[in-house]
RNA sequence: AGGGGGCCGGGCAGCCGCGCCGCAUCGCAAGGUGCGCCGAGGAAAGUCCGGGCUCCACGAAGCAAGGGUGGCGGGUAACGCCCGCCGUGGCAGGGAUUUGCGUCCCUGCCACAGGGAAAGUGCCACAGAGAGAAUACCGCCGAUGGCCCGCGGUCCUUUCGGGGAAUGGGGGCACAGGCAAGGGUGAAAGGGUGCGGUAAGGGCGCACCGGGCGGCCGGCAACGGUCGCCGCAUGGCAAACCCCACCCGGAGCAAGACCGAAUAGGGGUCUCGCGCCUGCGCUCUCAGGGGCAAGGGCAGGGGAGUUUCGCCCCGAGAGGCCCGGGUUGGUUGCUUGAGCGGCGGAGUAAUCCGUCGCCGAGAUGAAUGGCUGCCCCCGCGGCGUGGGUCCUUCACCGGAUACCGCCUGCGGGACAGAACCCGGCUUACAGGCCCCCU
RNA sequence: GCCGGUUUAGCUCAGCUGGUAGAGCAGCGGUUUUGUAAACCGAAGGUCGGGGGUUCAAGUCCCUCAACCGGCACCA
Numbered sequence: 001a002g003g004g005g006g007c008c009g010g011g012c013a014g015c016c017g018c019g020c021c022g023c024a025u026c027g028c029a030a031g032g033u034g035c036g037c038c039g040a041g042g043a044a045a046g047u048c049c050g051g052g053c054u055c056c057a058c059g060a061a062g063c064a065a066g067g068g069u070g071g072c073g074g075g076u077a078a079c080g081c082c083c084g085c086c087g088u089g090g091c092a093g094g095g096a097u098u099u100g101c102g103u104c105c106c107u108g109c110c111a112c113a114g115g116g117a118a119a120g121u122g123c124c125a126c127a128g129a130g131a132g133a134a135u136a137c138c139g140c141c142g143a144u145g146g147c148c149c150g151c152g153g154u155c156c157u158u159u160c161g162g163g164g165a166a167u168g169g170g171g172g173c174a175c176a177g178g179c180a181a182g183g184g185u186g187a188a189a190g191g192g193u194g195c196g197g198u199a200a201g202g203g204c205g206c207a208c209c210g211g212g213c214g215g216c217c218g219g220c221a222a223c224g225g226u227c228g229c230c231g232c233a234u235g236g237c238a239a240a241c242c243c244c245a246c247c248c249g250g251a252g253c254a255a256g257a258c259c260g261a262a263u264a265g266g267g268g269u270c271u272c273g274c275g276c277c278u279g280c281g282c283u284c285u286c287a288g289g290g291g292c293a294a295g296g297g298c299a300g301g302g303g304a305g306u307u308u309c310g311c312c313c314c315g316a317g318a319g320g321c322c323c324g325g326g327u328u329g330g331u332u333g334c335u336u337g338a339g340c341g342g343c344g345g346a347g348u349a350a351u352c353c354g355u356c357g358c359c360g361a362g363a364u365g366a367a368u369g370g371c372u373g374c375c376c377c378c379g380c381g382g383c384g385u386g387g388g389u390c391c392u393u394c395a396c397c398g399g400a401u402a403c404c405g406c407c408u409g410c411g412g413g414a415c416a417g418a419a420c421c422c423g424g425c426u427u428a429c430a431g432g433c434c435c436c437c438u
Numbered sequence: 439g440c441c442g443g444u445u446u447a448g449c450u451c452a453g454c455u456g457g458u459a460g461a462g463c464a465g466c467g468g469u470u471u472u473g474u475a476a477a478c479c480g481a482a483g484g485u486c487g488g489g490g491g492u493u494c495a496a497g498u499c500c501c502u503c504a505a506c507c508g509g510c511a512c513c514a
Stems, first nucleotide, its partner, number of pairs: 001438008010375007018039002021036006041415001045426002048424005053252004059309005066248005071085005086114001087112011115243002120241002122237003137183002139179003144176002146173004151168002154165004191209006210232001211230008256332004266323007275298004281292004300314004325513003339358008376413005381407004386403001388401004439510007448463004457494001466480004487503005
């Protein structure tokens, strides 16, 4: 100097002021006065996750839809959080090997939304010949066929000049065709390097690396190691649909409960509804019967997806939405809680267990502040018989600097403010302290 | 305090299942007119609010931050 982790985030005293509560006192009361106690944070923030609590009738099981999470194991009330481990990728250092490039191993740090692409669907623009069980533009070859040109021998024929047939070997063309090595396009072109082989090539064959499958061993597991087999057959995207596993009811303290005041306890609209049987009793009567009807039963409807069970509500209203009206009051929920600190123990750790001690805000148009003094930290300025360095000088003198010390000097000390409460994450933050690694 | 939504050219808005960002109005230049307006023609104008990630590729998908806007009290 760089990286990682943890902690603090001004201190003490005096004076004045603010809020809750307690006590005392004055007052009929409202309230006043005095004293005492307490009085923001590591993020109180963003509201991004997870809970407690309360209400919604919301109890149990299932299905569907929607949403979320995603290596493995552990922690936790729970989590998308934390801890440990594994794997992949990157950076740095060291070692082994190599002429070198490179490869492998170890250590440290960082990142990872890190299940499935051989269940299916979809997408891969432009460029490029070809973009998914693809392709041949340039290129390489042209062994085998094809065509052309010489040469050699054989056979047939002849008008003796020659002509023809099949054939052997050589050269050429790049026509059929072969290839995917190289070039080129692209983010990506159907393993990589080397050797052999080939007409040229190609896992075509071989060695090593990579990959797939299976066995064995180690590990709770993710996974790792090793052995054997397979020339390799199916690229990327799931923060595209989807599949798999697991989790999740909704709303939020302006939830909710109680008291008080006031108003027009009003209007519009929509949805579901007034069924059947029995009948304690009352009543009418032409004595056959009729009416009303407490209660009970069966169906029915509703209870913010649906099924079953259970539960609750409904009998003439219940519920939703809109318009209009009134009040902008009080109490409660409200702070003792997955709380904080010390010690001991378990665990690598996160964390848990035991024990002892403590109470650390409850405001509501919303308190928690200001001034002074001393100290602390930072910056600037000034000063110096300070010890150095440099310039100048023969030297003295003089000058300039970073450091150090001093100053009754000046300025500054961040981000930010609880609002029901916790556990996390993320973001903001002057400055300081400690530990580890290089 | 709690819950939703928006951010793309100077203004108002599109941009669907990712593939070189568009429209209307305004502004600029030109034609027309004596001149202006209207009309016609043409060109320009974009860190897609900032940052990060996934992907070959992000206005679009995901995370985070910022700014702005809206709603939520009780009684009957």

Two RNAs folded together computationally: RNase P RNA and transfer RNA, 514 nucleotides in total. Model confidence (mean pLDDT): 78 of 100.